[in-house]
RNA sequence: GCCGACUUAGCUCAGUUGGUAGAGCAACUCAUUCGUAAUGAGUAGGUCAAAGGUUCAAAUCCUUUAGUCGGCA
Numbered sequence: 001g002c003c004g005a006c007u008u009a010g011c012u013c014a015g016u017u018g019g020u021a022g023a024g025c026a027a028c029u030c031a032u033u034c035g036u037a038a039u040g041a042g043u044a045g046g047u048c049a050a051a052g053g054u055u056c057a058a059a060u061c062c063u064u065u066a067g068u069c070g071g072c073a
Base pairs, nucleotide, nucleotide: 001072002071003070004069005068006067007066010025011024012023013022019056027043028042029041030040031039049065050064051063052062053061
């Protein structure tokens, strides 16, 4: 330099025939306990990597950029 994959909650990841953003773990609160752990119930946490475009509507489609990883040279 060329090609490909990936980027979503603190972490690991779902969600792509466009239509309200989710799970597990972690955090916090409450219940339970003499207390802790475990268990149960609940709460909070996201400009979906960035910018632009298409669309009534974009995490999802198109273009560009950045980052990570892999392959070829």